[in-house]
The RNA shown here (transfer RNA) has 72 nucleotides and comes from a Candidatus Harrisonbacteria bacterium. Its Rfam family is "tRNA". From the family's description: Transfer RNA (tRNA) molecules are approximately 80 nucleotides in length. Its mean pLDDT, the model's own confidence on a scale to 100, is 81.
RNA sequence: GGUCCCAUCGUCUAGUGGCUCGGACGUCACCCUUUCACGGUGAAAACAGGGGUUCGAUUCCCCUUGGGACUA
Numbered sequence: 001g002g003u004c005c006c007a008u009c010g011u012c013u014a015g016u017g018g019c020u021c022g023g024a025c026g027u028c029a030c031c032c033u034u035u036c037a038c039g040g041u042g043a044a045a046a047c048a049g050g051g052g053u054u055c056g057a058u059u060c061c062c063c064u065u066g067g068g069a070c071u072a
Stems, first nucleotide, its partner, number of pairs: 001071007010025004018055001027043005048064005
């Protein structure tokens, strides 16, 4: 240099065009407990950036950024 893959809450992960972006761990509040831990209930928290296609995009296409694999 070429080809290909990946990017979603703090972390891991589900989501192949229309639902309020779901779950686990973690965090916070409350309950329980003499207290802590355990347990229960609830809350906050995310689609890498830009553009395009479409009535509608996390999803499809292009570019950029970052990471990775193979190849020369």